């Protein structure tokens, strides 16, 4: 130096959680990373604990052990910074939105088919009278309408008379009263949610409308501007709470680099 066989040793690690604490089972991150059995109101251990019981494989090396550095998946804690959200509060918030007033800059409307202004008449409104329509009623008109207690005429029949003749009078017919019905006109009375009606008086500038003078503006909706107001609806400000992230602290696998250390036996 090489080969063979053994042994030490290796056969994962980390975070969270749990625990008095250590490890495991649990969850999570990494990773080439054994098998079987039991284990969360749990299994083993303890002055240091770095799994328990039973098996397999690798095995002294660039692969094992120690030290140092780089680097960093992921986790935990915090999160005074920034952003977002929610409740609440704020008008002693120069804002938006809202309300009132002003102005007449824009826009719009209207105006020589005559603005604003001035003068004047009428209607609408009220009262009274008149006329009419409508509604209701009365009268008038037509029809109907009385067994008897309405009228006229009264067959038959009845009564008086010697006779001539008279008397009363039912039915029928005619006319009519009370009543009932009718509808075209007519007269009168009453009424008012009656009338493009008439007359008179009144009221009045609300609305509509006509005329005369004058000759170019007038209005003020929406927007702008100014003044004032209410108000937490939005924006803004603030306390608190919540969420994510930045940042800070911490643990830290995998990976990379450097240095050091480490057996036994046999054979060549």
């Nucleotide at each position: 130096c090489u080969g063979u066989g053994c042994u030490a040793g290796g056969u994962g690690g980390g975070g969270c959680g749990u625990u008095a604490g250590g490890g495991g089972u649990g969850c999570c991150c990494u990773g080439a990373a054994c098998c079987c059995g039991a284990a969360g109101u749990c299994c083993c251990c303890u002055c240091a604990a770095u799994g328990c019981g039973g098996g397999g494989c690798c095995g002294a090396a660039c692969u094992c052990c120690c030290u140092g550095c780089c680097g960093g998946a992921g986790g935990g804690c915090u999160g005074u910074g920034c952003u977002c959200g929610u409740u609440c509060g704020g008008g002693c918030c120069a804002g938006c939105g809202c309300c009132g007033g002003g102005c007449a800059c824009g826009u719009g409307g209207u105006g020589u088919u005559g603005a604003a202004g001035a003068u004047u008449g009428g209607g609408u409104c009220c009262u009274a009278c008149g006329c009419g329509a409508c509604g209701g009623g009365a009268c008038a008109c037509c029809g109907u309408g009385a067994a008897c207690c309405g009228a006229g005429u009264c067959a038959g029949g009845u009564c008086c008379g010697g006779a001539a003749g008279g008397a009363a009078g039912c039915a029928g017919c005619u006319c009519u009263a009370a009543g009932c019905g009718g509808g075209c006109c007519g007269u009168c009375c009453c009424g008012g949610g009656u009338g493009c009606c008439g007359u008179a008086g009144g009221a009045g500038u609300g609305c509509c409308u006509g005329a005369u003078c004058c000759g170019a503006g007038c209005c003020g909706g929406c927007g702008a501007c100014c003044c004032g107001g209410a108000a937490c609806g939005c924006g803004c400000c603030g306390c608190a709470c919540g969420a994510a992230c930045a940042g800070g602290c911490u643990c830290g696998a995998g990976g990379g680099c450097a240095g050091g250390g480490u057996g036994c036996a046999c054979a060549g």
A computed fold for a 268-nucleotide RNA from an Acidimicrobiia bacterium, annotated as Bacterial large signal recognition particle RNA. The model forms 92% of the base pairs in the Rfam consensus. It matches the Rfam family "Bacterial large signal recognition particle RNA". It is annotated as a non-coding RNA gene. Rfam links the family to the GO terms signal recognition particle, plasma membrane targeting and SRP-dependent cotranslational protein targeting to membrane, signal sequence recognition. The literature on the family includes a 2009 paper in RNA Biol by Rosenblad et al., "Kinship in the SRP RNA family".